Model confidence (mean pLDDT): 80 of 100. The RNA shown here (c-di-AMP riboswitch aptamer (ydaO/yuaA leader)) has 139 nucleotides and comes from Chthonomonas sp. UBA2362. The sequence was found by an Rfam model in a public genome assembly. The model forms 96% of the base pairs in the Rfam consensus. Its Rfam family is "c-di-AMP riboswitch aptamer (ydaO/yuaA leader)". About the family: This family represents a conserved RNA structure found upstream of the ydaO and yuaA genes in Bacillus subtilis and related genes in other bacteria. The ydaO/yuaA element is thought to act as a genetic 'off' switch for the ydaO and yuaA genes in its native state. It is believed that the element may be triggered during osmotic shock leading to activation of ydaO, a predicted amino acid transporter gene, and members of the yuaA-yubG operon which code for KtrA and KtrB K+ transporters.
RNA sequence: GAGGGCGGGUCGUCGAAUCCUCCAAUGGCGGAGGAACGGGGGAACCAGAACUCGGGGUGAACGUGGCCUCCCGGCCACCAGGGCACAACUCUUGGCCCGAACCCGCCAGCUAACCUCGUAGACGUCGAGAGUCGCAAAC
Numbered sequence: 001g002a003g004g005g006c007g008g009g010u011c012g013u014c015g016a017a018u019c020c021u022c023c024a025a026u027g028g029c030g031g032a033g034g035a036a037c038g039g040g041g042g043a044a045c046c047a048g049a050a051c052u053c054g055g056g057g058u059g060a061a062c063g064u065g066g067c068c069u070c071c072c073g074g075c076c077a078c079c080a081g082g083g084c085a086c087a088a089c090u091c092u093u094g095g096c097c098c099g100a101a102c103c104c105g106c107c108a109g110c111u112a113a114c115c116u117c118g119u120a121g122a123c124g125u126c127g128a129g130a131g132u133c134g135c136a137a138a139c
Base pairs, nucleotide, nucleotide: 011124012123013122014121018035019034020033021032022031023030036119037118038117039116040115041114046109054107055104056103057102058101063078064077065076066075067074068073081098082097083096084095088132089131090130091129092128093127094126
């Protein structure tokens, strides 16, 4: 000097998943309330009619094809879609990554009132071009 690993702090990214108060606890999983944010259920009107190949919901995570397997199930490729980090937003383009998992239990369109649930987890990550906004300078 370069690379890698572990731990802590700060800042930041994806995501709704953050903040405050009180109680409890002090090697592990906390509890209650409020704010904020994000979901679900649920009239009229409207929409839709065909519903057992059950259906529906959270989420970007959907669909098609192929392979293995007696079944359950597993794997691979592509794909709808999503993400890529220090001035904010949008678009185009090359590249990289993800494209999971779970819940309800025969029930669910929309939906005022009303009811109800969640605030986890994973990270430190690339360029080019255009436009808008903002800032500064000059006139």